The part of an RNA shown here (large-subunit ribosomal RNA, domain IV) has 355 nucleotides and comes from a Gemmatimonadales bacterium. The coordinates come from a structure-prediction model, not an experiment, and the mean pLDDT is 88. It was read from a public genome assembly. The organism belongs to Gemmatimonadales, within Bacteria. Its Rfam family is "Bacterial large subunit ribosomal RNA".
Context: one part of a larger RNA
RNA sequence: CCCUGGUGAAGGAACUAGGCAAAAUGGCUCCGUAACUUCGGGAGAAGGAGCGCCACAAGUAGGUGAAGCGAUUCGCUCGUGAAGCUAAAAGUGGCCGCAGUGAAAAGGCGUUGGCGACUGUUUACUAAAAACACAGGUCUCUGCGAAAUCGUAAGAUGACGUAUAGGGACUGACACCUGCCCGGUGCCGAUCUGUUAAGGAGAGGGGUUAGCCUUACGGCGAAGCUCUGAACCGAAGCCUCGGUAAACGGCGGCCGUAACUAUAACGGUCCUAAGGUAGCGAAAUUCCUUGUCGGGUAAGUUCCGACCUGCACGAAUGGUGUAACGAUCGACGCACUGUCUCCACCAGGGACUCG
Numbered sequence: 001c002c003c004u005g006g007u008g009a010a011g012g013a014a015c016u017a018g019g020c021a022a023a024a025u026g027g028c029u030c031c032g033u034a035a036c037u038u039c040g041g042g043a044g045a046a047g048g049a050g051c052g053c054c055a056c057a058a059g060u061a062g063g064u065g066a067a068g069c070g071a072u073u074c075g076c077u078c079g080u081g082a083a084g085c086u087a088a089a090a091g092u093g094g095c096c097g098c099a100g101u102g103a104a105a106a107g108g109c110g111u112u113g114g115c116g117a118c119u120g121u122u123u124a125c126u127a128a129a130a131a132c133a134c135a136g137g138u139c140u141c142u143g144c145g146a147a148a149u150c151g152u153a154a155g156a157u158g159a160c161g162u163a164u165a166g167g168g169a170c171u172g173a174c175a176c177c178u179g180c181c182c183g184g185u186g187c188c189g190a191u192c193u194g195u196u197a198a199g200g201a202g203a204g205g206g207g208u209u210a211g212c213c214u215u216a217c218g219g220c221g222a223a224g225c226u227c228u229g230a231a232c233c234g235a236a237g238c239c240u241c242g243g244u245a246a247a248c249g250g251c252g253g254c255c256g257u258a259a260c261u262a263u264a265a266c267g268g269u270c271c272u273a274a275g276g277u278a279g280c281g282a283a284a285u286u287c288c289u290u291g292u293c294g295g296g297u298a299a300g301u302u303c304c305g306a307c308c309u310g311c312a313c314g315a316a317u318g319g320u321g322u323a324a325c326g327a328u329c330g331a332c333g334c335a336c337u338g339u340c341u342c343c344a345c346c347a348g349g350g351a352c353u354c355g
Stems, first nucleotide, its partner, number of pairs: 001350008010341002014339001019336001027051005036041001038173001052095005062086003068080004096100001108334007115326002120132002136171007148157003174321004179251003184248002186244005194238002199233002204228005211220003252270005279313001280310001291307005
């Protein structure tokens, strides 16, 4: 010096990213206990008091309940009975120590926010959370040989269920609510016309040649066979027309205006499918930003309450609240301490030296 323990003057978080670690609290009985609340909770809230031993209380209260006697449906059982065994506390008085839950074991507490309702689940081996799940809500599909899923199929799950059922998607207790937009994409429905595949149809064209013509080189060329092939007829889809946002998603700009100034209830104009409603707001979202004001501190980039100029909140990709809950994440206080000012000493084990 290191590790594991122990003690510490004065101070008491000044340490530090952060009270990390340590200290403190701790049991039982009694008293007492706030806001808030979904009336269950919160709550062991908080905050206090007592605790040993001896005598009396007292072999008392209480517990258990034999024999005997009676009843009897006579195996049992019931009633009466009180023996035996067991055995407190309150209270009163006394005794001892520094100390009486005498050792060990045994909540620290409060205030205020964010997030998630809750109990649960998770990255086996760096993340336990605000992530996942959840009860509840909504949409959508499915009429049963269901939809959906696995399999080439047979077949199976769904389900020995039947729309109060089953599948998929989103949201996530509860309370109050959930605005506008269907132009785009998706889905659902309708559908004259347009477009349109295979296929049907087959005008026309080419090849071949019986034959015919010929100036003997060549030319024309029916039927059949064959290679092509224009109109025209062809579903769904697309196009078209409607619906649908708890479907994917979206939810403006400029200019002017009030008798101080400032601001603009008001007006004009452009664009859009429609221009963000309620609520919330420097927020897990605010760049500028340590915004401004207030609170807390002697002093506060964090925290709490407001303001609104929302770079770039916003309503089931849910909005705003919310008691209870949380090994969750912030801020503050009380208690407590070697975390620190600032280190010291003690015990054991290492390191180190010698063997």